[in-house]
Context: one part of a larger RNA
């Protein structure tokens, strides 16, 4: 100097990204405990007191000799002096710095944000706000053989289950509630018209040549290539429906008797112009917005405002009690975190070997 531990005046977070580590705190009885609560909690809330030993006394439980009552008489059943065990309470005395004398044993309160919860997860750098729950909605399935899924078939699983069932999506306890768009996507339903494959149909042409023809050339039938009308299904077009379906959810300009501001009107484009609520939010650039409150002093944080760059209703919105090794702001207790270092003990380092 380095690790682990101990101890510290005087202050007590002045450190430090952040109270990280540390250090308070602690057990049993009795007292005594608030907001707010889904009426269970919250709650061991908070805060308090008392706690060895020895006599003495006085009350309870157990057990249960002797005994004593009843009896369907037995290895009954009930009481129950004594012992013996275990407590509750009163009085008196003793000793210590200290009596939960050691070890082992919650610090605490308040305020916000996310998640209702116990759970689960990146085995080895992430435990969480993220998964996941119950519970809520849609959407497929009507069973010989369900949709769903595995498989080349066979078979199997679903399920030895049957719409209180299986299955596939969103959300995610409770409470209040969830708006407006169906123009596009997309599903679901229609079937008159348009459009459409193969096949089916074979007009009509071309090759080849028997045969006529002087010749150019013309051709039957048969092979053979081609191939027009015409029929020909779903889809698509079209028509309707449909958001807890995949999505969307405006612009300009004017106006009110002091400004200011716009209840109101005007256009304009849309499928429809964002309701309820909430807002500088885990969402706000400007932005350390403003205002208020804690601070001597607050880029954070708490309550407000609303100009929402760019919140919004099941990729839900807004609250909520309890919960939480989550996150963030303050308080009291603590305290070598620090001010500002210092002993101390133990094991390294350094020498030998």
């Nucleotide at each position: 100097c380095u690790g682990u531990u101990g101890u510290u005046a005087a202050g007590g977070a002045a450190c430090u990204c952040g109270g990280c580590a540390a250090a308070u705190u602690a057990g049993a009885c009795c007292c005594g405990u608030a907001a707010c609560u889904u009426c269970g909690g919250g709650a061991u809330a908070a805060g308090g007191g008392u706690c060895g030993c020895c006599c003495c006394u006085c009350g309870g439980a157990g057990u249960g000799u002797a005994g004593a009552u009843c009896c369907u008489c037995g290895c009954g059943a009930u009481c129950g002096a004594a012992g013996c065990u275990c407590u509750a309470g009163g009085g008196g005395g003793c000793c210590g710095c200290a009596g939960a004398g050691a070890a082992a044993u919650g610090g605490u309160g308040c305020a916000a944000g996310c998640g209702a919860c116990u759970g689960u997860u990146u085995a080895c750098u992430a435990a969480a706000a993220a998964c996941a729950c119950a519970g809520g909605u849609c959407u497929g399935u009507g069973c010989u053989a369900a949709g769903u899924c595995c498989c080349a078939a066979a078979g199997a699983c679903g399920c030895c289950g049957u719409a209180u069932a299986c299955a596939g999506a969103c959300u995610g306890a409770c409470g209040c509630c969830u708006g407006c768009c169906c123009a596009a996507u997309g599903c679901c339903g229609g079937a008159a018209g348009g459009u459409u494959a193969a096949g089916a149909g074979g007009a009509g042409g071309g090759g080849u040549u028997a045969g006529c023809g002087c010749a150019a050339g013309c051709g039957a039938a048969g092979c053979u290539c081609u191939g027009a009308a015409u029929u020909g299904a779903a889809g698509c077009c079209c028509c309707g429906g449909u958001g807890a379906a995949u999505g969307g959810c405006g612009g300009c300009c004017g106006u009110a008797a002091c400004u200011a501001u716009g209840a109101c009107g005007g256009u304009c484009c849309u499928a429809a112009g964002g309701u309820a609520g909430c807002g500088a939010a885990g969402u706000u650039c400007c932005u350390u917005g403003u205002c208020g409150g804690g601070u001597a002093a607050g880029u954070u944080c708490c309550g407000a405002c609303c100009c929402g760059c760019a919140c919004g209703a099941a990729a839900g919105g807004c609250g909520u009690a309890a919960c939480g090794a989550c996150u963030u702001g303050c308080a009291c207790a603590c305290u070598g975190u620090c001010u500002c270092a210092a002993c101390a003990a133990c094991a390294g380092g350094c020498u030998c070997g």